[in-house]
RNA sequence: GUUAGAGUAGCUCAGUGGUAGAGCAUCGGUUUGAAAAACCGUGGGUCACCAGUUCAAAUCUGGUCUCUGACA
Numbered sequence: 001g002u003u004a005g006a007g008u009a010g011c012u013c014a015g016u017g018g019u020a021g022a023g024c025a026u027c028g029g030u031u032u033g034a035a036a037a038a039c040c041g042u043g044g045g046u047c048a049c050c051a052g053u054u055c056a057a058a059u060c061u062g063g064u065c066u067c068u069g070a071c072a
Stems, first nucleotide, its partner, number of pairs: 001071007010024004018055001027041004048064005
């Protein structure tokens, strides 16, 4: 340089046009002499960024940035 993939909660990920979710973690509670474990509950998001299409975009299109792989 060419090409493919990825970017969503603190972490790992789902969600392929119609209300943004799960697990773990955090925090609170129950339990215990105390703690761990278990159980119940809570908060947490500019869906990397900028435009476009659409009644409606995390999702489709174009561009930018970052990371990873392959080729040269």
The prediction has a mean pLDDT of 82. Predicted 3D model of a 72-nucleotide RNA (transfer RNA) from Stigeoclonium helveticum. RNAcentral holds the sequence, with entries from ENA. Rfam family: tRNA. The family's RNA type in Rfam is transfer RNA. Lineage of the source: Eukaryota > Chlorophyta > core chlorophytes > Chaetophorales > Stigeoclonium.